RNA sequence: GUAGUGCGGCAUGUGAUCGCGGCCGGAAGGACCGAAAGGGACCGGCUGAGGAAAGUCCGGGCUUCACAGGGCAGGGUGCCGGAUAACAUCCGGCGGAGGCAACUCCCGGGAUAGUGCAACAGAGAAGGACCGCCUGUUUAUGCAGGCAAGGGUGAAAAGGCAGUGUAAGAGACUACCGCCGAACCAGUAAUGGGGAGGGCUGUGUAAACCCCACUCGAAGCAAGACCGAAUAGAAAACUAUGUGGCUGCCCGUCACGUUUUCAGGUGGGUCGCUUGAGCCUGCCGGCAACGGCAGGUCUUAGACAGAUGAUCACACAACGACAUAACCCGGCUUAUCGCCGCACUAUUUUU
Numbered sequence: 001g002u003a004g005u006g007c008g009g010c011a012u013g014u015g016a017u018c019g020c021g022g023c024c025g026g027a028a029g030g031a032c033c034g035a036a037a038g039g040g041a042c043c044g045g046c047u048g049a050g051g052a053a054a055g056u057c058c059g060g061g062c063u064u065c066a067c068a069g070g071g072c073a074g075g076g077u078g079c080c081g082g083a084u085a086a087c088a089u090c091c092g093g094c095g096g097a098g099g100c101a102a103c104u105c106c107c108g109g110g111a112u113a114g115u116g117c118a119a120c121a122g123a124g125a126a127g128g129a130c131c132g133c134c135u136g137u138u139u140a141u142g143c144a145g146g147c148a149a150g151g152g153u154g155a156a157a158a159g160g161c162a163g164u165g166u167a168a169g170a171g172a173c174u175a176c177c178g179c180c181g182a183a184c185c186a187g188u189a190a191u192g193g194g195g196a197g198g199g200c201u202g203u204g205u206a207a208a209c210c211c212c213a214c215u216c217g218a219a220g221c222a223a224g225a226c227c228g229a230a231u232a233g234a235a236a237a238c239u240a241u242g243u244g245g246c247u248g249c250c251c252g253u254c255a256c257g258u259u260u261u262c263a264g265g266u267g268g269g270u271c272g273c274u275u276g277a278g279c280c281u282g283c284c285g286g287c288a289a290c291g292g293c294a295g296g297u298c299u300u301a302g303a304c305a306g307a308u309g310a311u312c313a314c315a316c317a318a319c320g321a322c323a324u325a326a327c328c329c330g331g332c333u334u335a336u337c338g339c340c341g342c343a344c345u346a347u348u349u350u351u
Stems, first nucleotide, its partner, number of pairs: 001347010012315007020048007032039002050322001054333002057331005062220004069251004074216005079093005094108001095106004109211002114209002116205003130151002132147006159177002162174003179198002184193003224271004233262006242256005276299001278298001279296007
């Protein structure tokens, strides 16, 4: 220099003018709106949409059921050890696959608990002989018995190869290989090393059903709480040996009512609502994820038919791509114009 691998940061900036939301201060014994609860004009200061805000795929915080349990069904995860509030996330290892490598990927427990499936071809997909080999018999055709070593079919056919042996053969037997695999060694473990001995042995598939281990209440901010105003009930069914809630079902437990039809009133306001498992710096522990301690004049998006905008000028790598908050947080996945930085791998050249 070229080609790659892994990780991190940014995602426009400055100035002016006008217009919006929130917080703080002033006006304030607050104009004004409203039936009320409540809201709130004006001036000044500060502040106001992302790395994914998207998907709603996981996990929680929070709220209610509710006083809070057990079991079944159902769901989730699936090698080992750790981190975390928790998780299908993350970190470190093991096994397997890919790559020269840095690294990347995984349907990662069990096929000896059972069931199912593997088209067609082929004699046969589990012990069924098509071609064939051997023995006996027959003039011959054929018949009886033995074989699974040779050939063929197939993705896959009763371990491979060489011998002994046999009527012909065959792990029938033997040596070597293959497969299973004890003691023992290392490691927290998954696992690795090792190889006494063994049967000479039926494949694959569990994101097929299933078994095993661990784990899981339900619903959701349109959850829920408070304030104000207004109103009108009628009929029917079950009714304590009952009905309803927790709950998909049972036990259990709690309450004393529950459901259907017709009709009427209100549909207004406030809270929840943003200080967080928050961020930054330093030290310590740990391979790391992360945790502990100390410090910081770090900390204002909270809208409610829904603010965060428009114009001009200059600059710029982002000439503006993907896109636009609605209770909050930790992840994953997807989309995307570009720029900067760090570490590592391979290769070429020069010193």
Notes: This is a predicted structure of a 351-nucleotide RNA (Bacterial RNase P class A) from Eubacterium sp. Its mean pLDDT, the model's own confidence on a scale to 100, is 78. A source record names the gene rnpB. Rfam family: Bacterial RNase P class A. Clan: RNaseP clan. By type it is a ribozyme.